A computed fold for a 106-nucleotide RNA from a Candidatus Latescibacterota bacterium, annotated as TPP riboswitch aptamer (THI element). Rfam family: TPP riboswitch aptamer (THI element). Rfam's curators write: Vitamin B(1) in its active form thiamin pyrophosphate (TPP) is an essential coenzyme that is synthesised by coupling of pyrimidine and thiazole moieties in bacteria. Taxonomically the source falls in Candidatus Latescibacterota (Bacteria, Pseudomonadati). It was read from a public genome assembly, where an Rfam model found it.
C1' cells in the first nucleotide's frame, strides 16, 4: 500500500403486529425485538422522545410491490413464494494474508 474476515468504538437506519370483550388494565400467539414516558385529542387515535433488539454496502434490518399469490391459524407478514425485482443507513482502530520500499544485523 492492498485484500479479506471478525471483534470493538463512534455515528446512523428500522419495525413495534394479531387475538381474547366495547375500551384501559391483564392475558394468549409468533419473533432478535411487538416495551416505557410525555404531549395533543376526547373516546383510545395521533405525534415525539427514551430504552431494548436488529441492521449499516458480501446491505432480506426495514420499505415498495401488497387490499399480492399459495398453505395454515382463534387471528395476524404465522410459514413459503414474490426475491439473482426495485429501494435502503458508514467511518475508524485492531486482528490475518499478500506485495513493495527504507534502516539495521549476519
Nucleotide at each position: 500500500a492492498u485484500c479479506a474476515u471478525g471483534u470493538g468504538c463512534u455515528a446512523g437506519g428500522g419495525g413495534u403486529g394479531c387475538c381474547g370483550c366495547a375500551u384501559u388494565a391483564c392475558g394468549g400467539c409468533u419473533g432478535a425485538g411487538a416495551g416505557g414516558a410525555u404531549g395533543c385529542a376526547g373516546g383510545c387515535g395521533c405525534a415525539u422522545c427514551c430504552a431494548a433488539c436488529c441492521c449499516u454496502g458480501a446491505g432480506a434490518a426495514c420499505c415498495u410491490g401488497a387490499u399480492g399469490c399459495g398453505g395454515g391459524u382463534a387471528a395476524u407478514g404465522c410459514c413459503g413464494c414474490c426475491g439473482u425485482a426495485g429501494g435502503g443507513a458508514a467511518g475508524c482502530c485492531c486482528u490475518g494474508g499478500u506485495u513493495u520500499u527504507g534502516c539495521u544485523u549476519c